The RNA shown here (small-subunit ribosomal RNA) has 1556 nucleotides and comes from Desmodesmus abundans. Its mean pLDDT, the model's own confidence on a scale to 100, is 82. The gene name in the source record is rrs. It matches the Rfam family "Bacterial small subunit ribosomal RNA". The source organism's lineage runs through Eukaryota, Viridiplantae, Chlorophyta, Chlorophyceae and Desmodesmus.

[in-house]
RNA sequence: AGAGUUUGAUCCUGGCUCAGGACGAACGCUGGCGGUAUGCCUAACACAUGCAAGUCGAACGAGAUUCUUUUUUUGUUUACAAGAGAAUGAUUGCAGUGGCGGACGGGUGAGGAACACGUAAGAACUUACCUUUUGGCGGGGGAUAACAACGGGAAACUGUUGCUAAUACCCCAUAAUGCUGAGGAGCGAAAGGGAAACUGCCAAGAGAGAGGCUUGCGUCUGAUUAGCUAGUUGGAGGAGGUAAAUGCUCCCCAAGGCGACGAUCAGUAGCUGGUCUGAGAGGAUGAUCAGCCACACUGGGACUGAGACACGGCCCAGACUCCUACGGGAGGCAGCAGUGGGGAAUUUUCCACAAUGGGCGAAAGCCUGAUGGAGCAAUACCGCGUGAGGGAUGAAGGAUCGUGGUCUGUAAACCUCUUUUCUUAAGGAAGAAUAAAUGACGGUACUUAAGGAAUAAGCACCGGCUAACUCCGUGCCAGCAGCCGCGGUAAUACGGGGGGUGCAAGCGUUGUCCGGAAUGAUUGGGCGUAAAGCAUCUGUAGGUGGUUUUUAAAGUCAACUGUUAAAGCCCAGGGCUUAACUUUGGAAAAGCGGUUGAGCACUUAAGGACUCGAGUAUGGUAGGGGUAGAGGGAAUUCCUUGUGGAGCGGUGAAAUGCACAGAGAUAAGGAAGAACACCGAAGGCGAAAGCACUCUACUGGGCCAUGACUGACACUGAGAGAUGAAAGUCGGGGGAGCGAAAAGGAUUAGAUACCCUUGUAGUCCCGACUGUAAACGAUGGAUACUAAGUGCUGACAAAAUCAGUGCUGUAGCUAACGCGUUAAGUAUCCCGCCUGGGGAGUAUGCUCGCAAGAGUGAAACUCAAAGGAAUUGACGGGAAUUGGCACAAGCGGUGGAUUAUGCGGUUUAAUUCGAUGAUACACGAAGAACCUUACCAGGGAUUGACAUGUUCAGAACUUUUGAGAGAUUGAAAGGUGCCCUUGUCCUGUCAGGGCUUCGCCCAUCAAGACGAGGGAGCUGAAACACAGGUGGUGCAUGGCUGUCGUCAGCUCGUGCGGUGACGUGUCGAGUUAAGUCUUUAAACGAGCGCAACCCUUGUCUUUUGUUACCACUUUCUUUAUGAAAGGACUCAAAAGAGACUGCCGGUGUAAAUCGGAGGAAGGAGAGGAUGACGUCAAGUCAGCAUGCCCCUUACAUCCUGGGCUACACGCGUAAUACAAUGGCAAAGACAACAGGACGCGAACCCGUGAGGGGGAGCAAAUCCCAUAAACUUUGUCUCAGUUCGGAUUGAAGUCUGCAACUCGACUUCAUGAAGCCGGAAUCGCUAGUAAUCGCCGGUCAGCUAUACGGCGGUGAAUACGUUCCCCAAUUUUGUACACACCGCCCGUCACAUGCUGGGAGCCGUCUUGUCCCAAAGACAGGUUGUGAACCUCACUUUCGCUUUUUUCCUUCGGAAAAAAAAGGAAAGAGGAGGAUGCGAAUGUCAACGGUUGGGUCGGUGACUAAUAUGAAGUCGUAACAAGGUACCCGUUCUGGAAGGAGUGGGUGGAGAACCU
Repeated sequence: AGAGUUUGAUCCUGGCUCAGGACGAACGCUGGCGGUAUGCCUAACACAUGCAAGUCGAACGAGAUUCUUUUUUUGUUUACAAGAGAAUGAUUGCAGUGGCGGACGGGUGAGGAACACGUAAGAACUUACCUUUUGGCGGGGGAUAACAACGGGAAACUGUUGCUAAUACCCCAUAAUGCUGAGGAGCGAAAGGGAAACUGCCAAGAGAGAGGCUUGCGUCUGAUUAGCUAGUUGGAGGAGGUAAAUGCUCCCCAAGGCGACGAUCAGUAGCUGGUCUGAGAGGAUGAUCAGCCACACUGGGACUGAGACACGGCCCAGACUCCUACGGGAGGCAGCAGUGGGGAAUUUUCCACAAUGGGCGAAAGCCUGAUGGAGCAAUACCGCGUGAGGGAUGAAGGAUCGUGGUCUGUAAACCUCUUUUCUUAAGGAAGAAUAAAUGACGGUACUUAAGGAAUAAGCACCGGCUAACUCCGUGCCAGCAGCCGCGGUAAUACGGGGGGUGCAAGCGUUGUCCGGAAUGAUUGGGCGUAAAGCAUCUGUAGGUGGUUUUUAAAGUCAACUGUUAAAGCCCAGGGCUUAACUUUGGAAAAGCGGUUGAGCACUUAAGGACUCGAGUAUGGUAGGGGUAGAGGGAAUUCCUUGUGGAGCGGUGAAAUGCACAGAGAUAAGGAAGAACACCGAAGGCGAAAGCACUCUACUGGGCCAUGACUGACACUGAGAGAUGAAAGUCGGGGGAGCGAAAAGGAUUAGAUACCCUUGUAGUCCCGACUGUAAACGAUGGAUACUAAGUGCUGACAAAAUCAGUGCUGUAGCUAACGCGUUAAGUAUCCCGCCUGGGGAGUAUGCUCGCAAGAGUGAAACUCAAAGGAAUUGACGGGAAUUGGCACAAGCGGUGGAUUAUGCGGUUUAAUUCGAUGAUACACGAAGAACCUUACCAGGGAUUGACAUGUUCAGAACUUUUGAGAGAUUGAAAGGUGCCCUUGUCCUGUCAGGGCUUCGCCCAUCAAGACGAGGGAGCUGAAACACAGGUGGUGCAUGGCUGUCGUCAGCUCGUGCGGUGACGUGUCGAGUUAAGUCUUUAAACGAGCGCAACCCUUGUCUUUUGUUACCACUUUCUUUAUGAAAGGACUCAAAAGAGACUGCCGGUGUAAAUCGGAGGAAGGAGAGGAUGACGUCAAGUCAGCAUGCCCCUUACAUCCUGGGCUACACGCGUAAUACAAUGGCAAAGACAACAGGACGCGAACCCGUGAGGGGGAGCAAAUCCCAUAAACUUUGUCUCAGUUCGGAUUGAAGUCUGCAACUCGACUUCAUGAAGCCGGAAUCGCUAGUAAUCGCCGGUCAGCUAUACGGCGGUGAAUACGUUCCCCAAUUUUGUACACACCGCCCGUCACAUGCUGGGAGCCGUCUUGUCCCAAAGACAGGUUGUGAACCUCACUUUCGCUUUUUUCCUUCGGAAAAAAAAGGAAAGAGGAGGAUGCGAAUGUCAACGGUUGGGUCGGUGACUAAUAUGAAGUCGUAACAAGGUACCCGUUCUGGAAGGAGUGGGUGGAGAACCU
């Protein structure tokens, strides 16, 4: 960083898919170790059991236990033992009073869209424990639990009476700096404990930390949720309430408040630091860790307290569970473990308080499922290992295979070595903070020693994307698949094996998120034709906005600063052997807040000024611009009348229709409605829709000129408003023509159409709706800039210029087409719209409408494409040009008859198989009686009829004979061959050697005999490899062939053009049989085809001359078609010549063409062979070859018989005819190509004949087949089913052959059918051709040959021409085709499946309004009562304090004593009343519950509608070509269906014509 996928190919648009990373994951296969993390995402479902919050005796009473001391009693001599009582200290702590803590810690994410969270600020608050400051702690009082007694109850629990303590409770005093209050003033505290140190207590202040509250900004989706709100909004009005501001609550007053910058409503969701991804911007997410919030079975409520409306507290209601003696009670794991359930899925009912932290305590300490640890799980990340080195005979095995080998593979074995890990043994921590003690983890980490390669590798993939290939099996099956797609007998795609690739204790799959995706585009997309510009305009909000200047400093910019928790990310270090992990420091943190500053820029705000934008004014000017009124003529139809007299009308052709009751035609007159020819145009005007006879009135806008005036007044424009073709609707008129619907006639398979005859709505006018069109330039508006040329309109006398309207075109743009100063170029501003195709502009909801309908506008489901432009082909009932026995002009046929032959069909035991439009059908088959033969029936045999190899035996082979239909089988006889080597014997022996020389020996060679061994071939037998197959597949193939087509085409290299497919060349203009040639030209060349080279034939020359020839001449003979000479001619067969538009004339640039000469032949002289690239999966596996599959006592093989020859019928190809251009009879003439030894067979004889006998000649220019026939001459027949025609049949024969019954040919005699020239239709042929006449050959015993292939004889007619049919070629055009028109493709109906809508209803969720009931609780209320402390009164005692009176002294102030009275204080007693408090009824609020009415969403629902999908269903053929009626858009009517018709519009129509 990209890749695959739309096409025959291309470029683009556009979706789908893949490669990457991540995870609290799950599943499959596999699994050695360690470290570090993590582990119910689902049912906020229900929970058994245990534990998770207690602590303090230095607050208190009463106990319990043990020890000590002391007193006393009894026993015993002291001392000791036992018992009892008391006291003191210690220990303990069940229960209780009291204090502090149970508001922390731990869990969960249900709710909540909110000041809940995040961030930044703020003011009207509280704060136990802690720190700190100042001051204080005096005097009294009455109770109560525990406990005891008596009771109730199953239990939970609880009642009455009595006793008692405190740091529990109460009162008095004291008091400011506290509190209240405007102020006077008022209110207002305490506790002790301890051996002690000390600690606790009270009041007030400060601090720290914590909490409550307020505000700005940020924080998901939906407008198919647009209006919401009544304590709602405000009140410096008044009360209440709170720790605290406040409608927080109440009374009163006012009527406000929120909302398109999205209120309200609905849905969804804990928020954040962060996490994942990404280059980033972003997107997604909110497990673990950390901050905040909310919740604790569900709902409501308060109490206590510094703090709660309280997870392990209370009360009430509800559901559920449990206990019960049925009266009543108990409970809340979303704490840690654990259980059930749910689920794809998530752990131990573990250890310890050793560490860290928390609660209580003075402390020791106790408690702590917080926490520290261990256990389980590959859940994740990180690290390590499963060995290392050597080792080739490249072992075995496996795989493959070409049988040579190659791969697995140095891999193994084997040798040497090591020990991470493992096992065993020994040692053994840090974590502990200390003077010492204290370790759950843990005998763990770690260290050492010993042992032994020992204990340790899998998973996925291998068609492309995407690294990695082969064999077998399977056979559109089984299966795979992320996308494209793979599988129908040779699957690198399925399954297995081998091999390979990737990762590795993991690997794959699935799910989810980001990425790739610039596929929602700020960075960073688009809208002419691909999806996408509103039908057009006016204009509100909003957005944007000309020149200049001043001020400000909001944006902007800069510096500093506060904050942005920690953790995380990043950087640099440190610690675990490394890493993950952890730790220290730094950096970063884009945001928000604050302070200060800048004013060169820009925007902004507020002023001032300007004129270029915009507008106004004045003067001109063009116009189918609009509205209303008036007038006009042509045409049409109708009516009246005249003339006239038979048709008119209509069509491709007709008919319906009109007409002798007088049509049509013609003439005159009249009436009506609608539309306005020519001018007229590529022209004008208008915002668009749209606007056309003429005139008048009213009226809108534009353009030009002047530059006088205003001075930015502008542009765009969500909502909103206005206008808006045609069709259509409502009401009233009108109605000539046209004309949906309707009717009839045609056409047609049908014809609900096209064509024709009628014809209603409508079309027209007035008024009111509708609001859509291919409402199009398929191109929103505004402004500025960027080459030219040219036509038209207006201003203008003209030019220039300006405004508009067209064409060509540069730069540039575009996927291309194309656009191009009228942009689709370069830029700015604003609006609208798009985000794969279908479903669908559908459903639903809402708005509008009288209706039709319009506007807004989804989803489920489904596909991997849909689409744009251009390219090459193919095709067109498109166009142009051209050729062809293609038509035309001619000649003769086929189609009718009979026969032959082939095919189909039918039949059959079998009628073997193949070929099937052209391009099968007298084709394979150049020859089916047996054979052939492949088919059928029956009978045989199984290594086989045929090939190779092995073993054994035998020569092979020949003859005769029995059984049998034959194959086959039995018997008998004869017979031992050929080749090589070698031994022995025998005979002979050249050259040579030796010797004892009439000869012998050695050696060589040849022949023979006997023996041994081997070989070739053959026969038989045996076993196995194998043979064999006309069995399948021509759609696995080779080869060969047909056809387009002997048509003129098909390509390449280099260059050039195009992003590219591709084009050019190969096109244009001429010419040709021809892409033949010439010329022009971004082409220049080349190849396969064409032509030529080859063969035959036509003329001539030369050479040669038998078996051919015989003119002249000569000779001979048996006088003849004789023989010998001969080398002219014919002929034969070799080599040459000849024809090239070479010559002349016309035309033309040329190529060439027309005419002429000469010539045997003239423009390719005639004919043949020769068949480009390719097409038809054309034909052939049955000619041959061949892959694969199949059969193997049979699908192979042998034999006999049958069949391929059947026969109602249909088709093809031929033969013969239908007669006089003929038949018959007689006579006569002229060929060529061929063939011949298992052959052709002459003469002659026999037979009517087929033929028989015979056997000359000939391996052939010699002999034979072998008489050519048509033709000529003469005669006869005389138009008839005949003297035409010969089928059929009867009889008798001949020949071939083992054999003519099925099933041969021929002969003779007899018989004598159809047929008198052939319907629709159709074939061949252009000159030695058609037509006609015979001859030959192959195959072959014979023949079905009338076929096929050749040969010669006789020998025509016609072609004006290319309009039409068919085929072909080139160019061009359209295309939705590319398997290419035998294409593609639309709709109904039927069937199956999926999803969805409607639907009488039914069920439920959420929410809201009215009313009812009303628990706990709060507030109000306060009866009967209750009521220790406080107050008052009364009583008793004490004090002798105060006051008053009396007396005394007196300076008149006062002093002393006594008495009385009153007051006071304390105590007692417990009589009376009261205050505070408690408290019943009642009232208000209030959860659950009930009732009823709305809204909303969901589920379900008989039936019903649409839609999608589905190899081969039905009906038609609407679209794509002019798609056969051009198509499409809107609308209306109509029809089984596609559809059709009317009306207006578009070109995204072909063709033709015209214009520019």